[in-house]
RNA sequence: GGACGCUUGGCUCAGCGGUUAGAGCAUCCCGCUUACACCGGGAGGGUCGGGGGUUCGAUUCCCUCAGCGUCCA
Numbered sequence: 001g002g003a004c005g006c007u008u009g010g011c012u013c014a015g016c017g018g019u020u021a022g023a024g025c026a027u028c029c030c031g032c033u034u035a036c037a038c039c040g041g042g043a044g045g046g047u048c049g050g051g052g053g054u055u056c057g058a059u060u061c062c063c064u065c066a067g068c069g070u071c072c073a
Stems, first nucleotide, its partner, number of pairs: 001072007010025004018056001027043005049065005
């Protein structure tokens, strides 16, 4: 330099163009326990990587930039 893929809570990841963006783990609170752990219930936490475009409507489609990964040279 070229090809392809990925970027969504703190972490790992879901998410047919349409209701309020979800799950597990983690954190916090409550219950349980003499206590801790396990277990049960609940809560907080996201400007969906940045910008632009298409559309009535974009996390989703297109372009561009940035970062990361794999392969080729």
Predicted 3D model of a 73-nucleotide RNA (transfer RNA) from an Opitutaceae bacterium. It matches the Rfam family "tRNA". Rfam links the family to the GO term triplet codon-amino acid adaptor activity. The sequence was found in a public genome assembly.